[in-house]
RNA sequence: GCGAAUGUAGCUCAAUGGUAGAGCAAUUGAUUUGUAAUCAAUAGGUUAAAGGUUCAAAUCCUUUCUUUCGCU
Numbered sequence: 001g002c003g004a005a006u007g008u009a010g011c012u013c014a015a016u017g018g019u020a021g022a023g024c025a026a027u028u029g030a031u032u033u034g035u036a037a038u039c040a041a042u043a044g045g046u047u048a049a050a051g052g053u054u055c056a057a058a059u060c061c062u063u064u065c066u067u068u069c070g071c072u
Stems, first nucleotide, its partner, number of pairs: 001071005007065001010024004018055001026042005048064005
């Protein structure tokens, strides 16, 4: 330099263009003499950035950036 993939909650990952979710972690409560475990609830997201298409974009298109892989 060329090609491909990746980016979503603190972490690991989902989500056919139509209300952004799960597990773990965190907080609170219940239970217990107490802790752990268990159960219930709560909080936590400008979906990497910008622009475009669309009634509607995490999702489709373009550009840039991050990370990874391959080729030279």

Predicted 3D model of a 72-nucleotide RNA (transfer RNA) from Pteridomonas sp. YPF1301. Lineage of the source: Eukaryota > Ochrophyta > Dictyochophyceae > Pedinellales > Pteridomonas. Its Rfam family is "tRNA". About the family: Transfer RNA (tRNA) molecules are approximately 80 nucleotides in length. By type it is a transfer RNA. Gene Ontology term of the family: triplet codon-amino acid adaptor activity.